[in-house]
Molecule: Glycine riboswitch aptamer
Organism: Beijerinckiaceae bacterium
RNA sequence: AUCUCUCGCGCGGGAGAGAGCGGGUUCGCCCGCCGCCGAAGGCGCAACCGCCCCGGAAACGCUCAGGCAGAAGGACCGCGCGAGAAAA
Numbered sequence: 001a002u003c004u005c006u007c008g009c010g011c012g013g014g015a016g017a018g019a020g021c022g023g024g025u026u027c028g029c030c031c032g033c034c035g036c037c038g039a040a041g042g043c044g045c046a047a048c049c050g051c052c053c054c055g056g057a058a059a060c061g062c063u064c065a066g067g068c069a070g071a072a073g074g075a076c077c078g079c080g081c082g083a084g085a086a087a088a
Base pairs, nucleotide, nucleotide: 004085005084006083007082008081009080010079011078012077013076018034020033021032022031023030024029035068036067037066041064042062043061044060048056049055050054
C1' cells in the first nucleotide's frame, strides 16, 4: 500500500399504520377526541461480547418523542469521496 473497521458527506434503494371526526386557518398547519404504526431519536429486558470491579449491547419490547394521502423524514443496504484507527 491492499483488505478490514469507525466517523462524516454525496447519490440510489428503503417498510408499517385513518386522505378519521369536530372546530379554527394566513392552506404551512393549530386545538380537542378517538383508532393505529415502528425503521429518526429515547428508554427497558437480555441473548451475546469484553479489559469481567464493572462496562458495551439488538432488527426484541415500550411508544415519551416521531409517524399514519403526497412531500419531507426514515433504521438498514449498495456505490463513490474524505478523515481516522488497526495491521503490515